Transfer RNA from an uncultured Clostridia bacterium, 74 nucleotides, folded computationally.

RNA sequence: CGAGGUGUGGCGCAGUCUGGUAGCGCGCACGGUUAGGGACCGUGAGGUCGCAAGUUCAAGUCUUGUCACCUCGA
Repeated sequence: CGAGGUGUGGCGCAGUCUGGUAGCGCGCACGGUUAGGGACCGUGAGGUCGCAAGUUCAAGUCUUGUCACCUCGA
C1' cells in the first nucleotide's frame, strides 16, 4: 500500500439477510427465601449501537467518509 473481517449496557453476544418500541446470558442494586451464606425466585437500574455525514416518515440495519483492532497478500 491492497483485500477481507470485527466494533451494540461493566463483560460476552444476538439483532443486519427483509429498515419499523435495542434484546439475551453473566454481573450489579433492592426485595423474598435462609440462623447466616450460597443456590433459587421476583423487581429494577444501566445503551441511544466506534465517530461523522447522507438517504428515508422512520437507520444498529442502506450509502459515503473516517478511527481502532484482527487476518491475509505485497

Its Rfam family is "tRNA". Rfam links the family to the GO term triplet codon-amino acid adaptor activity. The family's RNA type in Rfam is transfer RNA. It was read from a public genome assembly.